Annotation
Predicted 3D model of a 76-nucleotide RNA (transfer RNA) from a Candidatus Cloacimonadota bacterium. The organism belongs to Candidatus Cloacimonadota, within Bacteria.
């Protein structure tokens, strides 16, 4: 330099053919306990890496960047 894959709550993952983001863990509050842990209950937390485009509607399709991973090549 080129090719392929990938980016969604703090972390790990979901979300037929575009139809308006769902969980687990962690954290917070509570029940229980002498206290804590465990267990159980509850509430909250992301508009989906950033910017454009298509569309009535985009996590999803197109495109340019940025980050990560893998592969190929060049120089030294």
């Nucleotide at each position: 330099a080129g090719g392929c894959c990938u980016g969604u709550a703090g972390c790990u993952u979901a979300a037929a053919u575009g139809g308006u983001a769902a969980a687990g863990c962690a954290g917070c509050g509570g029940u229980c306990u002498c206290c804590a842990a465990a267990a159980c209950c509850g509430a909250a937390g992301a508009g989906u890496g950033c910017g454009g485009g298509u569309u009535c509607a985009a996590u999803u399709c197109c495109u340019g960047c940025c980050g990560g991973g893998c592969c190929u090549g060049c120089c030294a």
Rfam family: tRNA. Rfam classes the family as a transfer RNA. Model confidence (mean pLDDT): 83 of 100. The sequence was found in a public genome assembly.